The prediction has a mean pLDDT of 83.
This is a predicted structure of a 107-nucleotide RNA (SAM riboswitch aptamer (S box leader)) from a marine eukaryotic metagenome.

RNA sequence: UAUCAAGAGUGGCAGAGGGAACCGGCCCUGUGAAGCCCGGCAACCGGUCGUUUAGGUGAAAAAGCGUUACGGUGCCAACUCCGGCAAGCUUGACAGCUUGGAAGAUG
Numbered sequence: 001u002a003u004c005a006a007g008a009g010u011g012g013c014a015g016a017g018g019g020a021a022c023c024g025g026c027c028c029u030g031u032g033a034a035g036c037c038c039g040g041c042a043a044c045c046g047g048u049c050g051u052u053u054a055g056g057u058g059a060a061a062a063a064g065c066g067u068u069a070c071g072g073u074g075c076c077a078a079c080u081c082c083g084g085c086a087a088g089c090u091u092g093a094c095a096g097c098u099u100g101g102a103a104g105a106u107g
Stems, first nucleotide, its partner, number of pairs: 001107004009038001011037003017028003022084004039076003044072003047068001049066005080103001085100006
């Protein structure tokens, strides 16, 4: 600095935890958690191909847009699972909603 409401398994090994941290919730999990392998998703970076700038012909840097999924990452319950702080709105109240912030994740 950009993005964070989409997407991704009836597989194998393994064997008790997991959802970042703290607090409060709410969930997932022996009908098999974490982790590893395989598989998959996506398209951030590099590469490929096409295209625009681009002209009579040829060549053509760099950049933009698209493409592919080859390489490098990432990701594969629930909005980043939800709240915590601030402002606004609704309500008799409990509470709820919207926007922003903070924190975080990935590039």
The model forms 97% of the base pairs in the Rfam consensus. RNAcentral holds the sequence, with entries from MGnify.